RNAcentral holds the sequence, with entries from ENA. Predicted 3D model of a 72-nucleotide RNA (transfer RNA) from Candidatus Niyogibacteria bacterium RIFCSPLOWO2_12_FULL_41_13.
[in-house]
RNA sequence: GCCCUUGUAGUGAAAUGGAUAUCACGACAGGCUUCGAACCUGUUAUUAGAGGUUCAAAUCCUCUCGAGGGCA
Numbered sequence: 001g002c003c004c005u006u007g008u009a010g011u012g013a014a015a016u017g018g019a020u021a022u023c024a025c026g027a028c029a030g031g032c033u034u035c036g037a038a039c040c041u042g043u044u045a046u047u048a049g050a051g052g053u054u055c056a057a058a059u060c061c062u063c064u065c066g067a068g069g070g071c072a
Base pairs, nucleotide, nucleotide: 001071002070003069004068005067006066007065010025011024012023013022018055026044027043028042029041030040031039048064049063050062051061052060
């Protein structure tokens, strides 16, 4: 330099273009308990950035950025 894969809550993942973005773990608050663990209830927080296509984009396209890999 060229090519491929990938980027979603604090962490790990799901979501065939139809939307209230879901689940688990976590964190916080409450209940229970003599206290704690476990358990129960509630809350919390996410699509890397910018543009485009579309009635509708996490999903498709372009560029940039980050991560991993291949060729030279």

Rfam family: tRNA. By type it is a transfer RNA. The source organism's lineage runs through Bacteria, Bacteria candidate phyla and Candidatus Niyogiibacteriota.